[in-house]
Molecule: c-di-GMP-I-UAU riboswitch aptamer
Organism: Desulfuromonas sp.
């Protein structure tokens, strides 16, 4: 040097409640911790959610990264 598990040092931060934006989904910012070895980021597929909307549609704009996959980036580094 490479690969690696537990450790260490520490990281985010659900649901709620407040306050504020948004027609809405849904986000911010505090409190709080369900949980997470990429709970860091990206809307490219899929999926769901909102609005257009009153019906079968069809479509078209948001929104979800803590629903899946995929991209990119990261802290440590036992034995071997």
């Nucleotide at each position: 040097u490479c690969c690696g598990a537990u450790a260490a040092g520490g990281g985010c931060a659900a649901a709620a409640c407040c306050a504020g934006a948004g027609c809405a989904a849904u986000c911010u910012g505090g409190u709080g911790a369900c949980g997470c070895a990429a709970a860091a980021c990206c809307a490219c597929g899929g999926g769901u959610c909102c609005a257009u909307u009153a019906c079968u549609u069809c479509a078209u704009g948001g929104a979800u990264a803590g629903c899946c996959g995929g991209g990119u980036u990261g802290c440590c580094g036992a034995a071997g």